[in-house]
Molecule: transfer RNA
Organism: Lachnospiraceae bacterium
RNA sequence: GCCCUACUAGCUCAGAGGGAGAGCAACCGGCUUUUAACCGGUAGGUCAUAGGUUCAAAUCCUAUGUGGGGCA
Numbered sequence: 001g002c003c004c005u006a007c008u009a010g011c012u013c014a015g016a017g018g019g020a021g022a023g024c025a026a027c028c029g030g031c032u033u034u035u036a037a038c039c040g041g042u043a044g045g046u047c048a049u050a051g052g053u054u055c056a057a058a059u060c061c062u063a064u065g066u067g068g069g070g071c072a
Stems, first nucleotide, its partner, number of pairs: 001071007010024004018055001026042005048064005
């Protein structure tokens, strides 16, 4: 220098064009003599950034940034 790949909640990840979600963690409650475990609930997101395509973009395209891998 070129190519591939990942970027979504505090963490690990799903979501292949129209509802943004799960597990763990946090908080509240139940159960328990108490804690843990278990059960129920609540909150938490500019979907890396910018632009484009589309009636509609986390999703498709382009550029940029950061991490990982490959070739030279």